NadA riboswitch from an Acidobacteriaceae bacterium, 59 nucleotides, folded computationally.
Its Rfam family is "nadA riboswitch". For this family Rfam cites "Structure and ligand binding of the ADP-binding domain of the NAD(+) riboswitch" (Huang et al., RNA, 2020). It is annotated as a small RNA.
Taxonomically the source falls in Acidobacteriaceae (Bacteria, Acidobacteriota, Terriglobia, Terriglobales).
Its mean pLDDT, the model's own confidence on a scale to 100, is 85.
It was read from a public genome assembly, where an Rfam model found it.
[in-house]
RNA sequence: GGCUGCAACAUCCCCGUGGGUGGGGACGGCAUCAGGCCGCCAGCGCAUCCACUGCAGCC
Numbered sequence: 001g002g003c004u005g006c007a008a009c010a011u012c013c014c015c016g017u018g019g020g021u022g023g024g025g026a027c028g029g030c031a032u033c034a035g036g037c038c039g040c041c042a043g044c045g046c047a048u049c050c051a052c053u054g055c056a057g058c059c
Base pairs, nucleotide, nucleotide: 001059002058003057004056005055006054007053013045014043016052017051018050019049020048021047022046023044025041027039028038029037030036
């Protein structure tokens, strides 16, 4: 320098940090026979990607 695995720290367990994308949820508004659109909120216990932190291993 490169690659791979992992998350110890955590007020049960799970959850390292920030951000993007897809897809959900709550709340509000508009509209409809039925559809749908916009705004907004959050530990969204969904997926995925990028960068970074830490631990371990390999070349």